[in-house]
Context: one part of a larger RNA
RNA sequence: GAAUGAGCGCUGGCGGCAUGGCUAAGACAUGCAAGUCGAACGGACUAUGUUGAAGAGUAAUCCGAUUCAUAGUUAGUGGCGAAAGGGUGAGGAUAGACAGGUAACGUACCUUUGGCUUCGGAAUAGCCCAUUGAAAGGUGGGGUAAUGCCGGAUAAUGUCAUCCGUGUAAUGCGGGCGACCAAAGAUUUAUCGGCCGAAGAGCGGCCUGUUUCCUAUCAGCUUGUUGGUGAGGUAAUGGCUCACCAAGGCGACGACGGGUAGCGGGACUGAGAGGUUGGCCCGCCACAUCGGGACUGAGACACUGCCCGGACCUCCACGGAGGGCUGCAGUAACGAAUAUUGGGCAAUGGGCGAAAGCCUGACCCAGCAAUGCCGCGUGUAGGAUGAAGCUUUUCGGAGUGUAAACUACUUUCAGGGAUUAGAAAGCUACGGUUGAUCAAUCCCAGAAGAAGUCACGGCUAACUUCGUGCCAGCAGCCGCGGUAAUACGAAGGUGGCAAGCGUUAUUC
Numbered sequence: 001g002a003a004u005g006a007g008c009g010c011u012g013g014c015g016g017c018a019u020g021g022c023u024a025a026g027a028c029a030u031g032c033a034a035g036u037c038g039a040a041c042g043g044a045c046u047a048u049g050u051u052g053a054a055g056a057g058u059a060a061u062c063c064g065a066u067u068c069a070u071a072g073u074u075a076g077u078g079g080c081g082a083a084a085g086g087g088u089g090a091g092g093a094u095a096g097a098c099a100g101g102u103a104a105c106g107u108a109c110c111u112u113u114g115g116c117u118u119c120g121g122a123a124u125a126g127c128c129c130a131u132u133g134a135a136a137g138g139u140g141g142g143g144u145a146a147u148g149c150c151g152g153a154u155a156a157u158g159u160c161a162u163c164c165g166u167g168u169a170a171u172g173c174g175g176g177c178g179a180c181c182a183a184a185g186a187u188u189u190a191u192c193g194g195c196c197g198a199a200g201a202g203c204g205g206c207c208u209g210u211u212u213c214c215u216a217u218c219a220g221c222u223u224g225u226u227g228g229u230g231a232g233g234u235a236a237u238g239g240c241u242c243a244c245c246a247a248g249g250c251g252a253c254g255a256c257g258g259g260u261a262g263c264g265g266g267a268c269u270g271a272g273a274g275g276u277u278g279g280c281c282c283g284c285c286a287c288a289u290c291g292g293g294a295c296u297g298a299g300a301c302a303c304u305g306c307c308c309g310g311a312c313c314u315c316c317a318c319g320g321a322g323g324g325c326u327g328c329a330g331u332a333a334c335g336a337a338u339a340u341u342g343g344g345c346a347a348u349g350g351g352c353g354a355a356a357g358c359c360u361g362a363c364c365c366a367g368c369a370a371u372g373c374c375g376c377g378u379g380u381a382g383g384a385u386g387a388a389g390c391u392u393u394u395c396g397g398a399g400u401g402u403a404a405a406c407u408a409c410u411u412u413c414a415g416g417g418a419u420u421a422g423a424a425a426g427c428u429a430c431g432g433u434u435g436a437u438c439a440a441u442c443c444c445a446g447a448a449g450a451a452g453u454c455a456c457g458g459c460u461a462a463c464u465u466c467g468u469g470c471c472a473g474c475a476g477c478c479g480c481g482g483u484a485a486u487a488c489g490a491a492g493g494u495g496g497c498a499a500g501c502g503u504u505a506u507u508c
Stems, first nucleotide, its partner, number of pairs: 001508004006504005013376006019369002021334001027331002030329003035080003040077002043074007055062002087287003095212008105204003110200008118152004127142006158180003162176005185192002213259003220250003225247008262284004266277004289310005312323004340366001342365003348362001349360004379409004389400004413449001415444006422438002426433002452497005457478003463492005473480002
């Protein structure tokens, strides 16, 4: 000098764009953060209409059991989603980065393409009845539906076995024959679905090479250890696991041990080489109170799923039951230190749905903070041999200083008012309707509302007076202060930067 997720002191007008718990991966009150589909299903309820038994009445008619339809709401069954999005960096030299491989693999939704969509059955929730418990919840009986579950049929280009051909280092490819495996319907009749294959895209699993911190005051380490055969397991290779066999494998090119740490794209600095760093944004990894486990599923060993154990907290009728902010706000605590328990789904994106739409603390906005960067303003022009005040003086004067007053003008920004409909794409009952928030244009008034901070001995731009008297104090280094201090304190002046300035910490 440059830089920072900064802190502190003094000061503080406006706007744009960013950024904002670096400490206790310590503990959390409260609200919200994942739902959706009635065009899969049977009910229940509401509204409107329909039917009209029994009864009352002389009759008109009243009452309304029962039936059906339309519209709407929805607890439950079922489907899809909930594995994404969002947070954090605790752990782990893990994993990441780059380049290859998979003849060792998977893939719901999406796209392309070839086929198929047949016949039946048994349950169960909801519901009703009974019962139990303080609650959370549970038990028994009856009966019901489906795109829920099960059985049969059909089937190859699928899977398995076998045979033939071809080919490879090898598990590959092609053909023959045999066995086996599927489906679900809905509706407004337009469509939307369902099942079995093949391919694609995107996404993922696994393997190999190179590379990636300090430490030798860590020198030897290892028994599933290293390899083989066989089996199990997996989507898949493999000591991944197991049985048997062999005795190997790693290491001064640093094994093993200890410490530290998320990694990269990048960021800061520097002429570069390099050094330092990994906050915000993007990619990957890991984690979700601590430890373990599997279930479901295309996908998890699953942040707001389940089970078990530990610690902690809450409710309790003492028999039991419930919880997990490293989501967004917010609370106390810690700390030098870090924001609102805000608005909206209008836009972008996601989930579900045929759609309307619903949900979305993702996101878009607003609020707070000079935390940073950038921009603008705090007036402009004229105005005296030069007011007053203040400072200084050799008492003549000099400085502040065109500065003010005064004259003429301007109105950015802030303030007040009016208009437009840009961010709008969409949706639609075709009538219309949708902006949380921001913006644009025009008008009004009056210089009006808007400057500080640090320094002034040298380095280093900028000097005098008074006070103090090795005291009080200053200080980055040299150093200053003991009676004429340009170095302390105050004032006047001057210099630097400026809505900031100075200082502290850290990096180059």